A computed fold for a 1177-nucleotide part of an RNA from a Nanobdellota archaeon, annotated as large-subunit ribosomal RNA, half B.

[in-house]
Context: one part of a larger RNA
RNA sequence: AACUGGUUAAGGGAAUUCGGCAUAAAUAGUCCUGUAUCUUCGGUAGAAAGGAUGUCUAUUCUUUUGUAUGAAUCUUUUGUAUGGGGGAGUAGAUCUCAGUAACAAGGAUGGCCCGACUGUUUAUCAAAAACGUAGCCAAGUGCAAUUCCGAAAGGAUGUGUAUACUUGGUGAGGUCUGCCCAGUGGUGGUGUCUGAAACUCUUUUUCAAGGGAGCUAAAGCCCAUCAAACGGCGGGCCUAACUAUGAGGCUCUUAAGGUAGCGCAAUGCCCUGUCGUCUGAAUGGCGACGUGCAUGAAUGGCUUAACGAGGUUGUCACUGUCCCUAACCAGAACCUUCUGAACACAUUGACCGGUGAAAAGACCGGUAUCUCCUAGUGGGAAGCGAAGACCUUGUAGACCUUUACUGCAACCUGUUGUUGUGAUUUCAUUGCAAGUGCAUAGAGUAGGUAGGAGCGUCGAAACCUAGUUUCGGCAAAGGUGGAGCAAAAGUGUAACACUACCCAUUUGUUAUGAGACCACUAACUUAUUCAGGACAGCAAUUGGCGGGCAGUUUGGCUGGGGCGGCACCCGGUUGAAAAGAUAUCAAUCGGGCCCAAAGACAGGCUCAUCCAGGUCGGAAAUCUGGAGUAGAGCGUAAGGGUAAAAGCUUGUCUGACUGUUUUUCGCAAAGCGAGAAAAGCAGAGGUGAAAGCCGGGCCUAACGAACCACCAUAGUCUUUUAAUGGGACUUGGUGAUGACAGAAAAGGUACCUCAAGGAUAACAGGCUUGUCGCGCCCGAUAGUCCACAUUGACGGCGCGGUUUGGUACAUCGCUGUCGGCUCUUCCUAUCCUGGCUGUGCAUAAGCAGCCAAGGGUGUCGGAGUUCACGCAUUAAAAGGGAUCGCUAGCUGGGUUAAGAACGUCGUGAGACAGUUUGUUUGAUAUCUACUAGGAGUGUUGUUGUCUGAGUGGAACGAUUCUCUAGUACGAGAGGAACGGGAGUCGGGAGCCUCUGGUGUACCGGUUGUUACGAGCAUGCCGGGCAGCUACGCUCUCGUCGAUAAGAGCUGAAAGCAUCUAAGCUCGAAGCGACCCGCAAAACGAGACAACUAAGGCCGCCAAAAAAGAUGGCGUUGAUAGGGAUGAGGUGUACGUACCAAGCUUUUGCGAGGUAUUCAGCCUGCAUCUACUAAAAG
Repeated sequence: AACUGGUUAAGGGAAUUCGGCAUAAAUAGUCCUGUAUCUUCGGUAGAAAGGAUGUCUAUUCUUUUGUAUGAAUCUUUUGUAUGGGGGAGUAGAUCUCAGUAACAAGGAUGGCCCGACUGUUUAUCAAAAACGUAGCCAAGUGCAAUUCCGAAAGGAUGUGUAUACUUGGUGAGGUCUGCCCAGUGGUGGUGUCUGAAACUCUUUUUCAAGGGAGCUAAAGCCCAUCAAACGGCGGGCCUAACUAUGAGGCUCUUAAGGUAGCGCAAUGCCCUGUCGUCUGAAUGGCGACGUGCAUGAAUGGCUUAACGAGGUUGUCACUGUCCCUAACCAGAACCUUCUGAACACAUUGACCGGUGAAAAGACCGGUAUCUCCUAGUGGGAAGCGAAGACCUUGUAGACCUUUACUGCAACCUGUUGUUGUGAUUUCAUUGCAAGUGCAUAGAGUAGGUAGGAGCGUCGAAACCUAGUUUCGGCAAAGGUGGAGCAAAAGUGUAACACUACCCAUUUGUUAUGAGACCACUAACUUAUUCAGGACAGCAAUUGGCGGGCAGUUUGGCUGGGGCGGCACCCGGUUGAAAAGAUAUCAAUCGGGCCCAAAGACAGGCUCAUCCAGGUCGGAAAUCUGGAGUAGAGCGUAAGGGUAAAAGCUUGUCUGACUGUUUUUCGCAAAGCGAGAAAAGCAGAGGUGAAAGCCGGGCCUAACGAACCACCAUAGUCUUUUAAUGGGACUUGGUGAUGACAGAAAAGGUACCUCAAGGAUAACAGGCUUGUCGCGCCCGAUAGUCCACAUUGACGGCGCGGUUUGGUACAUCGCUGUCGGCUCUUCCUAUCCUGGCUGUGCAUAAGCAGCCAAGGGUGUCGGAGUUCACGCAUUAAAAGGGAUCGCUAGCUGGGUUAAGAACGUCGUGAGACAGUUUGUUUGAUAUCUACUAGGAGUGUUGUUGUCUGAGUGGAACGAUUCUCUAGUACGAGAGGAACGGGAGUCGGGAGCCUCUGGUGUACCGGUUGUUACGAGCAUGCCGGGCAGCUACGCUCUCGUCGAUAAGAGCUGAAAGCAUCUAAGCUCGAAGCGACCCGCAAAACGAGACAACUAAGGCCGCCAAAAAAGAUGGCGUUGAUAGGGAUGAGGUGUACGUACCAAGCUUUUGCGAGGUAUUCAGCCUGCAUCUACUAAAAG
């Protein structure tokens, strides 16, 4: 000095910044006046905006409390006089810069978004728009309720009872809440369907396990219904008399096709949409518009007063946020003394270039470098901190989700046990009793057969009651009554009275079984009663449902991963480099079959194409002749192969065989399965006259393990065993794993974890340079003519390493990532300034080019922005590099965590180079580097004064006006320059006379408190010396030398010409000097002068100063302090006298004023003065 905290700042006033961030400033108390807009009429509101405020002297009203005295009452009230305190005024006087003088104590307001509000939340990075909330809606629940906890016992809700409790959604109020039930889900219903166990029947000779059939619950299916359940809510074409638009129409389609509202939004990609407005300028705000990528109605839509440490944008006030910094105070730092860690520690520790694992203090080269200490700054140590949180990998986790896989709880459900009694009813079977039995004919209601001539007062017909019916009748029983019915005849298939048996049917009843229902009480439940009740519960079992819970899985390759693809099994060709083998997400093309002939053999024949001829007939049909090495064909890719064939055709066949062995490929040089192919032998065959050929297809692709199941063939073993049947095994076949040598398997993680990786991505570096930027060559076109004043197509060749890519070399036991700020340096491909050339250069202004990097290259608006755009300036507002320079320098707006919201996607968990809001930036500096300050040694004594090899600087850069000059030039309009002068801006150096700031030395005013001395972070306010400072003042001139581009002289090579070859002259803000600093540690360590001393310690100090150092003084002394006098600051002291509004008992009270008094007080300054301290050593 920085830092932390504080004080103050002229002029400007948010220009700062992501953003007015900030413990900044401003406002502020009380009284009075006065208050817009909106409004849910409560509010907003302390809106806003104004005024007043001290002290003294009087005075009015009021209140309270004492004292004395009186009156009325006898609780108390009231009068007079005299005191104290408080409040509200009025008048006059008076002082200050200022009167809530200190302290204390709102900045205000407009628009919009979100959330109604007060409230709650991530203790320790998020306080919010999230949660909650009252209100609204839906669902469950009648109490032994529902819901929840628990294995159970038991418990909560609740000692509550539907105006209650539980669950879910929405979220005050206002206004509304549209359409869709196809999907998912809830609820209800129904039964010809599906549907387990138990049970019944049946079956394997019997038994049993087992098989089959039947019956049946829940559930499914089916049918309805429910959207304030989960959720969803289209496309194309055409159309009105300008155009445009499309009320309208057509059509496809859906479960329905988004209604009212709102709309570029917390939601809009395109996008900084378009228009208006706010601004000088607005990626901003607000208001509109609307095919809205992808708004939208209780996943609530739209509004809305009030409220908000919410988000956003204006205005006023205010300010050091800034222009542009400065001064001061305290702490800290530094220094001294005392106490006294931790981290860290291989050796060590220079710069540049190069190299190298492509980013080196240590390697190579060059350069520099005496040693040490102190204070600092943070460029480097790809510094420290943490086995990277991003990314990838792991047959590593965790948690979450679901229509992943597999289970479990819970729930629903049938059966059985606990489990009893009785009635009713239905059905089935059986027994008993009773009734009934109608064709036609017949008097007629004839069941069948047999017996039968009688039966009947032991009560016939008839009538009444009940029953039944074919509505004609029939008829047991009871009552009245008191005599008929059969036979014969006739009708008919059959003849009646009466008796017995039987059939069908109906009714009643008994028993058994099944079902339903009702009742009971004694199991059981319950809080004893009550009540419930063989239900429930419990137990076992059956089926269903079942992310409520659990265990797991969720492939590989891959120019990172994902998405895509399959290069994951097999074949041909190329790549493949003439043995073999050979990679890529290399190129190209295929296979996962087909064929009972498209197979085997044998005989015969020859194809494609062309030419000639020939009825319809043509370019092309069939026919004839000729040529015809394959230009055809050979099932299918490509390659190879092939003509008395491997092709075409004819004949006969099934070798598309059985058994067995070997070889090759699969799989080079280790091993390896399935599979494919080839060569034999044996058997039985086919064909051919025969030799022979034939184990599918001219060849090379056309495929699949174990387990399990089934089939075939026989055989072995076994089942107590003779047979049948079963089981195990052997052989063959079929069924598939295409991720193809073959797990049974979906997702999320930004809440995340672990391990590993630079084997692998994102930043930066390296390499490359398609892309990018910049040149060059060519010279079409344009330029009236004319390529080259200017323009520069189509093409070609380079350079750079600032774009974007490629790559994956370095870094994952960690190199901090965009932009801004600060600060430095370099490059030139030059924007300005300087010098020059050409011009389609008159001047002026330009255009193009050459040299040139000394200096400059700015402010503002919106956006996080870089970039880009805009406003106004300017000589100009050039481009780049330095780990996209710079985070152990700042910021933290953006990106990129945890919270939350919107749109979209997803069933969901969640996700989004979509949007929005919010969100901890560590550390004591060891080395090096740099900035400063010291010490030591060397330089061969000490001190002093110098030189200057070298080194730094921009020490200056630019511009305006003016004279030149209205001149040169020009028809005019216009309109320079060389040179001179005066300013301005920027940079640099110094200073404090002036101006301004500060000024915690100082002076003065004043508030509160007070123990009256003070103190109270200078209490506040007004001034202010010195010092330090900028906003102030002074200075910052130019000249010479060598050159660049260029301009020339002379001049050959080349008898000319030529600025060049020899020689010579000019020529720039650039280079080198002059100028200002540093500098003898310049190892070449210098020079000169003086001297035998000098310096240090010690003491007093400041013009110096962190410590050291430097400088002054030390009695032969003004070094510091003190004193005196000045000068300066402040602003007129105390005391006394007089005056003063008024009051007054005339004695006094009284803020304040005037004079004494440019006083008093103070001083880091100046001068003087040894009073004190610089003793002694």
The full RNA is in RNAcentral, with records from ENA. Lineage of the source: Archaea > Nanobdellati > Nanobdellota.